[in-house]
RNA sequence: UUUGGUGCCAGUGGCGAUCGCUCGCGAGCUUUUCUCGCGGGAGGAAAGUCCGGGCUUCGCAGAGCAGAGCGCCGGGUAACCCCCGGUGGAGGUGACUCCAGGAAAGUGCCACAGAAAACAAACCGCCCGCUCUCCCUUUGAGCGCGGUAAGGGUGAAACGGUGGGGUAAGAGCCCACCGCGCGCUCGGCAACGAAUCGCGGCAAGGUAAACCCCGCUCGAAGCAAGGCCAUAUAGGAGAACGUCCGAGGGCUGCUCGCCCGAGUUCUCGGGUAGGCUGCUAGAGGAUGGGGGAGACCCCAUUCCCAGAUGAAUGAUCGCCGCCGCAUCGCGGUAACAGAACCCGGCUUACACGACACCAGACAGC
RNA sequence: GGGUCGAUAGCUCAGUCGGUAGAGCUGCGGAUUUUUAAUCCGUCGGUCCUCGGUUCAAGCCCGAGUCGACCCA
Numbered sequence: 001u002u003u004g005g006u007g008c009c010a011g012u013g014g015c016g017a018u019c020g021c022u023c024g025c026g027a028g029c030u031u032u033u034c035u036c037g038c039g040g041g042a043g044g045a046a047a048g049u050c051c052g053g054g055c056u057u058c059g060c061a062g063a064g065c066a067g068a069g070c071g072c073c074g075g076g077u078a079a080c081c082c083c084c085g086g087u088g089g090a091g092g093u094g095a096c097u098c099c100a101g102g103a104a105a106g107u108g109c110c111a112c113a114g115a116a117a118a119c120a121a122a123c124c125g126c127c128c129g130c131u132c133u134c135c136c137u138u139u140g141a142g143c144g145c146g147g148u149a150a151g152g153g154u155g156a157a158a159c160g161g162u163g164g165g166g167u168a169a170g171a172g173c174c175c176a177c178c179g180c181g182c183g184c185u186c187g188g189c190a191a192c193g194a195a196u197c198g199c200g201g202c203a204a205g206g207u208a209a210a211c212c213c214c215g216c217u218c219g220a221a222g223c224a225a226g227g228c229c230a231u232a233u234a235g236g237a238g239a240a241c242g243u244c245c246g247a248g249g250g251c252u253g254c255u256c257g258c259c260c261g262a263g264u265u266c267u268c269g270g271g272u273a274g275g276c277u278g279c280u281a282g283a284g285g286a287u288g289g290g291g292g293a294g295a296c297c298c299c300a301u302u303c304c305c306a307g308a309u310g311a312a313u314g315a316u317c318g319c320c321g322c323c324g325c326a327u328c329g330c331g332g333u334a335a336c337a338g339a340a341c342c343c344g345g346c347u348u349a350c351a352c353g354a355c356a357c358c359a360g361a362c363a364g365c
Numbered sequence: 366g367g368g369u370c371g372a373u374a375g376c377u378c379a380g381u382c383g384g385u386a387g388a389g390c391u392g393c394g395g396a397u398u399u400u401u402a403a404u405c406c407g408u409c410g411g412u413c414c415u416c417g418g419u420u421c422a423a424g425c426c427c428g429a430g431u432c433g434a435c436c437c438a
Base pairs, nucleotide, nucleotide: 001361002360003359004358005357006356007355009353013320014319015318016317017316018315019314021041022040023039024038025037026036027035028034043336047347048346050345051344052343053342054341055222056221057220058219062256063255064254065253067218068217069216070215071214072086073085074084075083076082087100088099089098090097091096101213102212106211107210108207109206110205123152124151125148126147127146129145130144132142133141134140160178161177162176163175164174165173179202180200181199182198183197185194186193187192226277227276228275229274236268237267238266239265240264241263248260249259250258251257284303285302286301287300288299289298290297291296321333322332323331324330325329366437367436368435369434370433371432372431375390376389377388378387384421392408393407394406395405396404414430415429416428417427418426
């Protein structure tokens, strides 16, 4: 210099003037309206609603069964499908990234191709041990009975590898080395790792984002939850079931079980549909100090920092800043996107940029 | 704001326990008919919404996104 990797920051700037919107407080008149003054007024994702929690209601009685989610180990946290630090495997020259219980409990599936697809299997090939035939002296050739997983070919996948011995030919059949599994020992909280030794000739294909097994966690629904006030209410017509041989309702998905129980359900037609609250001071922000490898935790000081509901958070002008150009000036100031009960995460979208560390290549000293 | 579901041929929809995607209508060609319709035969037509993952293999299983529909006071 260039190509990458990881982490992090910022995200239409500043000042002034004028006109508006919304919330809070105070004042002007006693209240509402209205006016004035002061103060606050979108985001890193407010988004997707994918996880987790707070909060609220449901009967926060019981038993059982379903159901859902997660999954190496240790830690953090209110909690987590989150985060941090490790372990193992895979990819990459590397920085680094991605993945994660169990397939030597059981069941299922493994298309096509191929001889064979899972307690393995003889299509070609190899052998010629046995029987028979030909030749007929043998060698040899062939049919059959067989042996053989070393070679070929198929496939995503073919039941350890190399070498030697062995054999009719072969084969862990035997041996050496490598690999694998189990055990002992040592290290580590653990996942796991490690050299030596011993045992086993090798038994173990893949798939659990298939059923399943093991372990852990989970009651359900959601602020349109829920609470209060106000307003309306009506009866009628038709149909079905039923009054203890009990319809129907309530009780989380189901069952048992418990409780209420004389009316209930459906259709037609009719009526009401406003307001207050929940609502924002919180697992809160900033600064400083301390602990820890880190996620994070502790302490002190200080601050109050959106709360709309046909739904506010804006517009114009001037100066400065920044960027571009054809430069006494002109133009632009751009992305993704906009709170709706509140938090912690994840994911996705994103213009112009800023910073730190690291890796590879090239060049110079 | 919150919840639930869907996307497969031009249209309407199937697709089981993952094995390489169909049906009806439409279109095109032919037969029948004097001709048309109807009928019969044949045939064309697919980014299985998009991207990534699991798997030998994905319409199907898992995750993320896009678009659409419905419900709640």

This is a predicted complex of two RNAs, RNase P RNA and transfer RNA, with 438 nucleotides together. The coordinates come from a structure-prediction model, not an experiment, and the mean pLDDT is 75. It holds a member of the Rfam family "Bacterial RNase P class A". Rfam links the family to the GO terms dimeric ribonuclease P complex, tRNA processing and ribonuclease P activity.